[in-house]
Context: one part of a larger RNA
RNA sequence: GAUUGAACGCUGGCGGCAUGCCUAACACAUGCAAGUCGAACGGAAACGAUGCUAGCUUGCUAGCAGGCGUCGAGUGGCGGACGGGGGAGUAAUGCGUAGGAAUCUGCCCAACAGUGGGGGACAACUCGGAGAAAUCCGAGCUAAUACCGCAUACCCUCUACGGAGGAAAGCUGGGGACCUUCGGGCCUGGCGCUUCGAGAUUAGCCUACGUCGGAUUAGCUAGUUGGUAGGGUAAGAGCCUACCAAGGCGACGAUCCGUAGCUGGUUUGAGAGGAUGAUCAGCCACACUGGGACUGAGACACGGCCCAGACUCCUACGGGAGGCAGCAGUGGGGAAUAUUGGACAAUGGGCGCAAGCCUGAUCCAGCAAUGCCGCGUGUGUGAAGAAGGCCUGCGGGUUGUAAAGCACUUUCAGUAGAGAAGAAAAGUUUAGGGUUAAUAACUGCUAGCCAUGACGGUACUAUCAGAAGAAGCACCGGCUAACUCCGUGCCAGCAGCCGCGGUAAUACGGAGGGUGCGAGCGUUAAUC
Numbered sequence: 001g002a003u004u005g006a007a008c009g010c011u012g013g014c015g016g017c018a019u020g021c022c023u024a025a026c027a028c029a030u031g032c033a034a035g036u037c038g039a040a041c042g043g044a045a046a047c048g049a050u051g052c053u054a055g056c057u058u059g060c061u062a063g064c065a066g067g068c069g070u071c072g073a074g075u076g077g078c079g080g081a082c083g084g085g086g087g088a089g090u091a092a093u094g095c096g097u098a099g100g101a102a103u104c105u106g107c108c109c110a111a112c113a114g115u116g117g118g119g120g121a122c123a124a125c126u127c128g129g130a131g132a133a134a135u136c137c138g139a140g141c142u143a144a145u146a147c148c149g150c151a152u153a154c155c156c157u158c159u160a161c162g163g164a165g166g167a168a169a170g171c172u173g174g175g176g177a178c179c180u181u182c183g184g185g186c187c188u189g190g191c192g193c194u195u196c197g198a199g200a201u202u203a204g205c206c207u208a209c210g211u212c213g214g215a216u217u218a219g220c221u222a223g224u225u226g227g228u229a230g231g232g233u234a235a236g237a238g239c240c241u242a243c244c245a246a247g248g249c250g251a252c253g254a255u256c257c258g259u260a261g262c263u264g265g266u267u268u269g270a271g272a273g274g275a276u277g278a279u280c281a282g283c284c285a286c287a288c289u290g291g292g293a294c295u296g297a298g299a300c301a302c303g304g305c306c307c308a309g310a311c312u313c314c315u316a317c318g319g320g321a322g323g324c325a326g327c328a329g330u331g332g333g334g335a336a337u338a339u340u341g342g343a344c345a346a347u348g349g350g351c352g353c354a355a356g357c358c359u360g361a362u363c364c365a366g367c368a369a370u371g372c373c374g375c376g377u378g379u380g381u382g383a384a385g386a387a388g389g390c391c392u393g394c395g396g397g398u399u400g401u402a403a404a405g406c407a408c409u410u411u412c413a414g415u416a417g418a419g420a421a422g423a424a425a426a427g428u429u430u431a432g433g434g435u436u437a438a439u440a441a442c443u444g445c446u447a448g449c450c451a452u453g454a455c456g457g458u459a460c461u462a463u464c465a466g467a468a469g470a471a472g473c474a475c476c477g478g479c480u481a482a483c484u485c486c487g488u489g490c491c492a493g494c495a496g497c498c499g500c501g502g503u504a505a506u507a508c509g510g511a512g513g514g515u516g517c518g519a520g521c522g523u524u525a526a527u528c
Base pairs, nucleotide, nucleotide: 001528002527003526004525006524007523008522009521010520013375014374015373016372017371018370019368020367021333026331027330028329030328031327032326035078036077037076040075041074043071044070047069048068050065051064052063053062054061055060056059085286087284094211095210096209097208098207099206100205103203108199113194114193115192116150118148119147125140126139127138128137129136130135155166156165157164158163170191171190172189173188174187175186178185179184212258213257214256219249220248221247224246225245226244227243228242229241230240231239261283262282263281264280265276266275267274268273288309289308290307291306292305311322312321313320314319339365341364342363343362347361348359349358350357351356378408379407380406381405388399389398390397391396412469414464417461422455427449428448429447433443434442472517473516474515475514476513477498478497479496483512484511485510486509487508493500494499
């Protein structure tokens, strides 16, 4: 000199854009953070509309009706493995770069072949029971895209090449003939379902090289190193087991100990290099501590389950409940770090045919000079060089064109008006296509219409008034830009280094003056 997620002291006008628990991976009150689908299913607790019945204070009170809008709880499907968090562990099961072969992959894209015919249950519900509660038990009834056989097999697997084994589910829109038990069949569109191969994407595995300090750590290793056989996995492998052999690593640093998430990057430097790994992005590991599996395409699963432990809470003492390293917020620790805010309008995600619902992701707002950038606190004129202050050699000098005065301007803040872009999808109507028996329905496309904004009456613009509301901080002995007086008298004090102070201190304290930076300025800490 540059830099910082900074803190402290003094001071503080506005805006834009960023950033904001670096310490206790300490403990957490409260609210919210993952749901959705009635176009899978049986149904109807609540609300509403409609109809009927009764009572009447003549428009409310009760009852009935799943026939309707819808829908609590339940069965079922998809999603809770993404998104969000902090960095404890990890020195290599990690990360970075470059390769590899023995694999998996829901939803998605394009293609081939199918989607036939049956069965028995379990929730909900009803009844009964246990318990303080959490919850649980027994009996009975019932539906499905839940579950299980049968048939078939383009195909897939096994094979002794003869053969054997292996699926599926329906829901919904529209309709001219024909049939009908009046439910529908039948035709057709859409969404699904099953088998198999392929793609895309994701994930798992392996190898080489690189990846902090310590030798006051020199030897380490028995599933250890290799082979055979078997098991296991989606997949290679001591991954596991049995048997056999005695190997494997190490001074090119094994093992042990300490420290540490890694990288793109950030910072400094002319570079080489050093230091670092906040925000943003990629990967990894973790979710009260330790262990375990279940489900699933995917987890050994932050807001799932089981066991053990510590802690907290409820209890009728028999037994139960919980996990903010999600967003806010609280206590604690600390030099130190924000609101228990708004909205799904946009972007993205989950579910759904869709309308839509959910979304503390996200977009915004609030707080903080924490940082960077921009703007302002006036402009011109004005010598009687006013008054006052300070110094003085008493003549004067300086503050100083500074002020006052005169003439102007009005950024920003204030006041009263007008006022965006961020919004296009979706919805609805429609010409001409596709599909179809069809001028119906569906579909994408063309054109029109109709709405939808948290921020926010925000940005921007424009009206009015008036210089009006807006400057400090550090330093002045040398390094280092900037000097005099008074007070003090080795005292009080200063100090980054050298060093100042013991009666004229440019070095202490105050004043006048000056220098530097400026909504900041200094100090401390840290890195180059």